[in-house]
RNA sequence: GGGCACGUAGCUCAGUUGGUUAGAGCGCUACACUGAUAAUGUAGAGGUCGGAGGUUCGAAUCCUCCCGUGCCCA
Numbered sequence: 001g002g003g004c005a006c007g008u009a010g011c012u013c014a015g016u017u018g019g020u021u022a023g024a025g026c027g028c029u030a031c032a033c034u035g036a037u038a039a040u041g042u043a044g045a046g047g048u049c050g051g052a053g054g055u056u057c058g059a060a061u062c063c064u065c066c067c068g069u070g071c072c073c074a
Stems, first nucleotide, its partner, number of pairs: 001073007010026004019057001028044005050066005
């Protein structure tokens, strides 16, 4: 330099035939339970979906460029 894949909550990920509220598990906070912890139950906080443009009535999802990570080729 060329090609491919990936980037969504603190962590691991789902969601990609464009539309419904952006979700799950673990973790975190509060409460209940307990003599106290753990476990369990209930509730809650936490994300402008890597960044910028474009298409569209509407984009996490489609297109372009850029950034980062991994793999392959040279």